[in-house]
RNA sequence: GGAGUAGGACAAAUGACCGCUGCCCUGCAUUUGUGCAAGGGAGAGGAAAGUCCGGGCUCCGUAGGACGGGGUGCUGGGUAACGCCCAGUCCUGUUGACAGGAAGGAAAGUGCCACAGAAAAAAAACCGCCCCCGCCGAUUUUCUUUAUAUCGGCGGGAGUAAGGGUGAAACGGUGAGGUAAGAGCUCACCAGUUCCGCCGGUGACGGCGGGAGCUUGGUAAACCCCACCCGGAGCAAGACCAAAUAGGGGAACGUUUGAGGGUGGUCCGCCCGAGUUCCCGGGUAGGUCGCUUGAUCUCGAUGGUAACGUCGAGGCUAGAGGAAUGGUCAUUGUCCCAGAAGCGGGUGACUGCCCUGGGAAACAGAACCCGGCUUACGGCCUGCUCUGACA
Numbered sequence: 001g002g003a004g005u006a007g008g009a010c011a012a013a014u015g016a017c018c019g020c021u022g023c024c025c026u027g028c029a030u031u032u033g034u035g036c037a038a039g040g041g042a043g044a045g046g047a048a049a050g051u052c053c054g055g056g057c058u059c060c061g062u063a064g065g066a067c068g069g070g071g072u073g074c075u076g077g078g079u080a081a082c083g084c085c086c087a088g089u090c091c092u093g094u095u096g097a098c099a100g101g102a103a104g105g106a107a108a109g110u111g112c113c114a115c116a117g118a119a120a121a122a123a124a125a126c127c128g129c130c131c132c133c134g135c136c137g138a139u140u141u142u143c144u145u146u147a148u149a150u151c152g153g154c155g156g157g158a159g160u161a162a163g164g165g166u167g168a169a170a171c172g173g174u175g176a177g178g179u180a181a182g183a184g185c186u187c188a189c190c191a192g193u194u195c196c197g198c199c200g201g202u203g204a205c206g207g208c209g210g211g212a213g214c215u216u217g218g219u220a221a222a223c224c225c226c227a228c229c230c231g232g233a234g235c236a237a238g239a240c241c242a243a244a245u246a247g248g249g250g251a252a253c254g255u256u257u258g259a260g261g262g263u264g265g266u267c268c269g270c271c272c273g274a275g276u277u278c279c280c281g282g283g284u285a286g287g288u289c290g291c292u293u294g295a296u297c298u299c300g301a302u303g304g305u306a307a308c309g310u311c312g313a314g315g316c317u318a319g320a321g322g323a324a325u326g327g328u329c330a331u332u333g334u335c336c337c338a339g340a341a342g343c344g345g346g347u348g349a350c351u352g353c354c355c356u357g358g359g360a361a362a363c364a365g366a367a368c369c370c371g372g373c374u375u376a377c378g379g380c381c382u383g384c385u386c387u388g389a390c391a
Stems, first nucleotide, its partner, number of pairs: 001387008010378001012332007020043002023040002026037004045363001049374002052372005057234004069230005074088005089103001090101004104225002109223002111219003126164002128160002131157009172190006191215002193212008238289004248280006260272004296315008334360006342353004
C1' cells in the first nucleotide's frame, strides 16, 4: 500500500436578521370565553421509518376450568417483557481475524421420498455368482454303444446384497476366516450408536476407561408428540363538559268560556287560530382532558467476564392536531480537487504541516409512551487478520 473483519463516537458549530408552534411574564382591550402587543425561554432521529415482536396505559370481560387456535424450542444468565440482549456448548463456513445456525423428538404413531432403478424401508434378484433337477450338443477314457466326468446351450427350482448397473439417498468400512457362492455369519482394527463407571463443569457438554455386533435411510420449513408461554380490542383507547334542529318523558295553560300569533308606539278593534310555554334525560356538532416526570437523562461510586443491577448527587429535554421545528448571510471546523513556494519525518517506496482558489455534506420528519428487531444512509476514528512491495 491492497483486501478484509469487529467495534465506537458523530450527524457540524457560533452569531445576526426574517418567520412558524407551544409555554412563562407584563401591559391593553374584553361579550370573562378570550384577543392583541412587547419581552424571555423551549422546539425531531439514529433510524422519528417498516408497524414485525415485547410491555406500560385504557376500555370490554368477573377475571376460574376445559377444548380449539397461535407462538417459542441447545445451556446458563439479564429484563417489566420478548421471537431481544449477554456469556458459553455443539455443528457449519473461512488461510485467518471472525461469522452463521430453521440446534427438542424420525427407536410413539401415520404419511411422503419425483425421474431412474429389480428394490426407496424390515424389504427387494435386472445383470452377475453358486447349487439342484430335466432335455440337447461337444469332448474324454477303449473299436462301438451305454455309463462316468468336464464344458456349453435351453427350461424349471432354490440360495446369494460380496461385484456391476440406477439414484440426491441402496441397510457401516478395510482385511482375514468361513461358505456351494455369499453375508457382522465370525474375528481384528477403524467409524458410529447405545449402556455403565470415573473425572471436570451450575448446565448444554467435554475428557478417560470398559461392555454390547447394536449398525436402526431421509423428511417434523409434513401431520404429529413433548416442554414452556399467550384473553380481546386499541389514544379514532377512553374520561368529562355540551349547543342548534329533530325525536323521547313530564308539568302547566288552552281548543267558540279562544292559550298563542299577526297588524300596531300602546289599548280597543280586525284577521289567523290548535296547540303553546317550561322542566328533565340521552345522543350528535364543538370543546377540554388523556399528553408527556419517565422500566427518564447526565455524572460519580460500587457488584458482575458481560448483558445489566444497586446507591448517591444533579437536571427537565417538542407536545402540534391537516399537523410548528424553516430560510438567508457571515465566520470557523471537516472532507475532496487543483496550484505554487516554504518548513519538516524516513536509507527508501512514500508522507505530514502551512498558503491560495474552487467545491461538497447523505438517509430522512415526532403524532399516547417505552424496550427491541429489521430496513435506509454520509463521511470519521480505533482494534484485529491475511497479503504485496520497498529498504
A computed fold for a 391-nucleotide RNA from a Thermodesulfobacteriota bacterium, annotated as Bacterial RNase P class A. A source record names the gene rnpB. Its Rfam family is "Bacterial RNase P class A". Rfam describes the family as follows. Ribonuclease P (RNase P) is a ubiquitous endoribonuclease, found in archaea, bacteria and eukarya as well as chloroplasts and mitochondria.